SAM riboswitch aptamer (S box leader) from Desulfosporosinus meridiei, 131 nucleotides, folded computationally. The RNAcentral record of the sequence draws on Ribocentre.
RNA sequence: CUCUUAUCCGGAGUGGUGGAGGGACUAGCCCUAUGAAACCCGGCAACCAGCUUAAUACACGCUAAGACGAAACUGGCGUGGACAAAGCAUGGUGCUAAUUCUUGCAGGAUUAAUUUCCUGGCAGAUAAGAG
Numbered sequence: 001c002u003c004u005u006a007u008c009c010g011g012a013g014u015g016g017u018g019g020a021g022g023g024a025c026u027a028g029c030c031c032u033a034u035g036a037a038a039c040c041c042g043g044c045a046a047c048c049a050g051c052u053u054a055a056u057a058c059a060c061g062c063u064a065a066g067a068c069g070a071a072a073c074u075g076g077c078g079u080g081g082a083c084a085a086a087g088c089a090u091g092g093u094g095c096u097a098a099u100u101c102u103u104g105c106a107g108g109a110u111u112a113a114u115u116u117c118c119u120g121g122c123a124g125a126u127a128a129g130a131g
Stems, first nucleotide, its partner, number of pairs: 001131008013041001015040003021031003025104001027102002042096003047092003050088004058080007100123001105120005
């Protein structure tokens, strides 16, 4: 960088350094010296890994009525024990103004309207996997 899958109307600071930009892009509209970006700390979340919990599927072994032997089924007991679920927040990321701030392309509803709204897509972001 490309591809695949999932998610994107919830959540998170009166902190420190810094000192002018920022919200991907377009058009808007915003944020910002009452301090932007960036970095640190704090926080949020729970995608991946890890760990925990009580069971289960399942596997193996043992066992059972006249006695012995074999097989099947059912039940009981023991050992092992996933996937999923719930939880933790240890590790890997991520996030921490506004719905991804709105918007762009297509279809539909609606309006006096370029208005308001719905559905899908494009683009983007993040995670995991593949190349």